[in-house]
RNA sequence: UAAAAUCAGGGUGAUGAAGCUCACCCAAACGCGCCGGGCGGCGCUGAUGGCUUCUACGGUGAC
Numbered sequence: 001u002a003a004a005a006u007c008a009g010g011g012u013g014a015u016g017a018a019g020c021u022c023a024c025c026c027a028a029a030c031g032c033g034c035c036g037g038g039c040g041g042c043g044c045u046g047a048u049g050g051c052u053u054c055u056a057c058g059g060u061g062a063c
Base pairs, nucleotide, nucleotide: 010025011024012023013022016054017053018052019051020050021049031044032043033042034041035040
């Protein structure tokens, strides 16, 4: 100097926020189906990794 490990901290988990919890990372992550050689086009589900609550959206009913 470089690399690695550990600790602390931080971050990530297909659309917002908070709490709890799980997993993962110094990059974790960036959903699925069909057509097409590719660019791309068409279509579908979900605001969670999981649980709870709120907000947005959608459906039904009542006032």
Molecule: Fluoride riboswitch aptamer (crcB RNA motif)
Organism: Actinomycetes bacterium